Record summary: Model confidence (mean pLDDT): 89 of 100. c-di-GMP-I riboswitch aptamer from a Rhodocyclaceae bacterium, 90 nucleotides, folded computationally. Lineage of the source: Bacteria > Pseudomonadati > Pseudomonadota > Rhodocyclales > Rhodocyclaceae.
[in-house]
């Protein structure tokens, strides 16, 4: 210093369900659980993706109402990119 993870060893991360909990949902947090992970560490800077309480247009049966759109909400376990690391190999 690495753009590499085959060998080995010390550990770590937890999906899916299911329980509790917050939330308008997406989705998060805790437990209980492992499909998987060499970053599945951390960041929404860029694609994308998910949802749509508010909000904004429309309807009309005028409702705690129905359709559209729309992130300021999520997703780092979609994918880039920054940043910052344990072992080991060159």
């Nucleotide at each position: 210093g690495u753009a590499c993870g085959u060998c080995a060893a010390u550990g770590g991360c937890a999906a899916a369900a299911c329980c509790g909990u917050c939330g308008a949902a997406a989705g998060g947090c805790g437990g209980u659980g492992a499909c998987g992970c060499a970053a599945a560490g951390c960041u929404u800077c860029c694609g994308g993706a998910c949802u749509a309480a508010c909000c904004c247009g429309g309807c009309c049966u005028c409702g705690u109402g129905c359709c559209g759109g729309c992130a300021c909400g999520u997703c780092a376990g979609c994918g880039g990119g920054g940043c910052c690391g344990c072992c080991g190999g060159c």